[in-house]
RNA sequence: AUUGAAGAUAGAGGUUGCAUUUUUCAAGAGUAUGAUGUUGGAUGUUCCAGAAACAGGUGAAAACAGCAGAAAGGGAAAGAUGCCGAAAGAAUAUAGCAUCUGGGUUAUAGUUCUUGGGCGUGACAUUAACAGUGGCACGACUGUCAUCGCAAGGUGGAGUGCUAUCCCAUGU
Numbered sequence: 001a002u003u004g005a006a007g008a009u010a011g012a013g014g015u016u017g018c019a020u021u022u023u024u025c026a027a028g029a030g031u032a033u034g035a036u037g038u039u040g041g042a043u044g045u046u047c048c049a050g051a052a053a054c055a056g057g058u059g060a061a062a063a064c065a066g067c068a069g070a071a072a073g074g075g076a077a078a079g080a081u082g083c084c085g086a087a088a089g090a091a092u093a094u095a096g097c098a099u100c101u102g103g104g105u106u107a108u109a110g111u112u113c114u115u116g117g118g119c120g121u122g123a124c125a126u127u128a129a130c131a132g133u134g135g136c137a138c139g140a141c142u143g144u145c146a147u148c149g150c151a152a153g154g155u156g157g158a159g160u161g162c163u164a165u166c167c168c169a170u171g172u
Base pairs, nucleotide, nucleotide: 001172002171003169004168007166008165009164010163011162014084017083018082019081020080021079022078023077024076025075033068034067036065037064038063039062043055044054045053047103048102049101050100051099087115088114089113090112091111092110093108094107095106096105097104116142117141119139120138121137122136124134125133126132144157145156146155147154148153
């Protein structure tokens, strides 16, 4: 100096990298809801359905009138923290969502599977919302490795990857 496998350490992708959190602002919304009055006349109450329980002719649901009147999730800006499978999604388990059952949904933790990264378009789902988010499909861009090529460039792969250093072993 080179080769090989494992380990350790440190890094790169992007000025919109990823996630959490704090403050302010807009929107949510004059909405939900509360009490009062009028109409109404038997049902109503948990995220949905069934059961149970409770309320209801001493007036249910619903509608109208004016008087009061929110919040959460999500968004924008600024800051802080932790990081580069950062993280996200699906399945599973546990717990919560008014008592039970079945769904749905939220949170947490481990395991399995998928995704290199952000962006745009499309339909679907969610949501107050053609704001955003989620997965799927397509598209170009970008980083990395391999490979073809004189070059410009082309093709393909995936993060248990890639780069650098240290360490171990073998051969020269």
Lysine riboswitch aptamer from Blautia liquoris, 172 nucleotides, folded computationally. It matches the Rfam family "Lysine riboswitch aptamer". About the family: Riboswitches are metabolite binding domains within certain messenger RNAs that serve as precision sensors for their corresponding targets. The literature on the family includes a 2003 paper in Genes Dev by Sudarsan et al., "An mRNA structure in bacteria that controls gene expression by binding lysine". Its mean pLDDT, the model's own confidence on a scale to 100, is 78. RNAcentral holds the sequence, with entries from Rfam. NCBI's taxonomy places the organism under Bacteria, Bacillota, Lachnospirales, Lachnospiraceae, Blautia.